[in-house]
Context: one part of a larger RNA
RNA sequence: GAUGAACGCUGGCGGCAGGCCUAACACAUGCAAGUCGAGGGGGAAACGUCUGCUUAUGUUGAGACCGGCGCACGGAUGCGUAACUCAUAUGCAAUCUACCUUAUACUAAGGGAUAGACCACAGAAAUUUGGAUUAGUACCUUAUAGUUAAUACAAUUGGCGUAAAUUUUGGUUAUCAAGAUUUAUUGGUAUAAGAUGAGCAUGCCUCCCAUUAAUUAGUUGGUAGGGGAACGGCUUGCCUACACGAUGAUGGAUAGGGGUCCUGAUAAGGAGAUCCCCCACACUGGUACUGAUACACAGACCACACUCCUACUGGAGGCAGCAGUGAGGAAUAUUGGUCAAUGGACGAAAGUCUGAACCAGCCAUGCCGCGUGCAGGAUGAAGCAUCUAUGGUGUGUAAACUGCUUUUGUACGGGAAGAAAAAACAUUACGUGUAAUGUACUGACGGUACCGUAAGAAUAAGGAUCGGCUAACUCCGUGCCAUCAGCCGCGGUAAUACGGAGGAUCCAAGCGUUAUCC
Numbered sequence: 001g002a003u004g005a006a007c008g009c010u011g012g013c014g015g016c017a018g019g020c021c022u023a024a025c026a027c028a029u030g031c032a033a034g035u036c037g038a039g040g041g042g043g044a045a046a047c048g049u050c051u052g053c054u055u056a057u058g059u060u061g062a063g064a065c066c067g068g069c070g071c072a073c074g075g076a077u078g079c080g081u082a083a084c085u086c087a088u089a090u091g092c093a094a095u096c097u098a099c100c101u102u103a104u105a106c107u108a109a110g111g112g113a114u115a116g117a118c119c120a121c122a123g124a125a126a127u128u129u130g131g132a133u134u135a136g137u138a139c140c141u142u143a144u145a146g147u148u149a150a151u152a153c154a155a156u157u158g159g160c161g162u163a164a165a166u167u168u169u170g171g172u173u174a175u176c177a178a179g180a181u182u183u184a185u186u187g188g189u190a191u192a193a194g195a196u197g198a199g200c201a202u203g204c205c206u207c208c209c210a211u212u213a214a215u216u217a218g219u220u221g222g223u224a225g226g227g228g229a230a231c232g233g234c235u236u237g238c239c240u241a242c243a244c245g246a247u248g249a250u251g252g253a254u255a256g257g258g259g260u261c262c263u264g265a266u267a268a269g270g271a272g273a274u275c276c277c278c279c280a281c282a283c284u285g286g287u288a289c290u291g292a293u294a295c296a297c298a299g300a301c302c303a304c305a306c307u308c309c310u311a312c313u314g315g316a317g318g319c320a321g322c323a324g325u326g327a328g329g330a331a332u333a334u335u336g337g338u339c340a341a342u343g344g345a346c347g348a349a350a351g352u353c354u355g356a357a358c359c360a361g362c363c364a365u366g367c368c369g370c371g372u373g374c375a376g377g378a379u380g381a382a383g384c385a386u387c388u389a390u391g392g393u394g395u396g397u398a399a400a401c402u403g404c405u406u407u408u409g410u411a412c413g414g415g416a417a418g419a420a421a422a423a424a425c426a427u428u429a430c431g432u433g434u435a436a437u438g439u440a441c442u443g444a445c446g447g448u449a450c451c452g453u454a455a456g457a458a459u460a461a462g463g464a465u466c467g468g469c470u471a472a473c474u475c476c477g478u479g480c481c482a483u484c485a486g487c488c489g490c491g492g493u494a495a496u497a498c499g500g501a502g503g504a505u506c507c508a509a510g511c512g513u514u515a516u517c518c
Base pairs, nucleotide, nucleotide: 001517002516003515005514006513007512008511009510012370013369014368015367016366017365018363019362020328025326026325027324029323030322031321034069035068036067039066040065045060046059047058048057049056077280078279088203089202090201091200092199095198096197100194101193102192103191104190105189106188107187108142109141110140111139118131119130120129122127148174149173150172151171154168155167179186180185181184208252209251215243219241221239222238223237224236225235226234256278257277258276259275260271261270262269263268284303285302286301287300306317307316308315309314334360336359337358338357342356343354344353345352346351373404374403375402376401383395384394385393386392387391410454411453412452413451414450418445424439425438426437427436428435429434430433462507463506464505465504466503467488468487469486473502474501475500476499477498484489
């Protein structure tokens, strides 16, 4: 000098930041991922019309269900990991990519089921069985293709390079579609490209221990199958006996990495909180399914441990999301408001959802700013302290007293920016469904920030230190006691070092102590 700090004493305000460093310990409760009726069946309920009643009929159209898209993002945490994990630089002629953009072509004909609703059943519950019946952008079959893919043969050009890329020809095999509505929009399928995202490979870099010296059988390489989006012992069979290592293998210990942050003149040393990028993980271990993408935090299955419910047969759960609770600890906050803005999901849109986000609450945890008055005022008052003591000196212009001001606080009044769009209406332009312009709508924070008026010095100072290092000294008490102490050291009767007082010094809404780093 610095800190995500803690402790002691003290404490007026504001702005901006930060806030479980320990138990990746266990979690009550609520919320954190839905959305689309312009894909589909459907029709609770409400409000009308008709009516004496039963009925009939119109409008709006909930919950649940089938289906689509999303749930792989956003958010948390740092257990593991010494590794192509991260960082940096390249490569993929060894690769995939939903939504989005561009281009071309197409969007034909049929079929059988199933959920829901209905009827009946089992169970304490979670849940579940049977029957008849029904729809679709759900599922299946067929047609259409030769421009797509795989494979085989042949040839040509290009390329650093692979009988592997590209081009041409012929044969065989395989593979598409869906409609909707407010009728001019939107969707669907195939192919080619772009963009974005991801995967893989390689050079170099990445802490300590040699009181760790040898390690390795899918291990090293080949070959043939398989698998995968893709190369590859990735996997299997066979063949081979390699491969790595004092330039530190293997083993052990510790640890997420980087941008950055702290210190330092630099060199360098230390750290990896907040914010951003990457990685890993989601009670512990394993497995795959779905899907463009997961081996998936609030998905599934299996096993362990734990907790809960039970009619004892069987079930339910996973806060390292936001709040919150217990425990641990020196120690770390509200079971708050709003989707107004920004962003995300879905939707044609209105809009719905969003503990992302934006705000508010708590805490001197930090940084920065402001205030606790200003001017005059000597009989240098009293009190207190001290001395060489009829008196002087210090506190000290300090107080009293006089005048002034009102930041701040209090009271009253006014009162924002952050909001411009989308959608609606109107006008104009042309390419006729787009654009431009205008009107009108929307604020959690918040009656907040800010502004004005009124009275009144009014509402506001402490902490540590004073032997030397180190700025600041005297008196009293104590008497190697009681203590102090960062180092040197102080205290045994005149202690500037202990305790108190007066005075002084340094910082100041803080001041000291402790811990850690340079």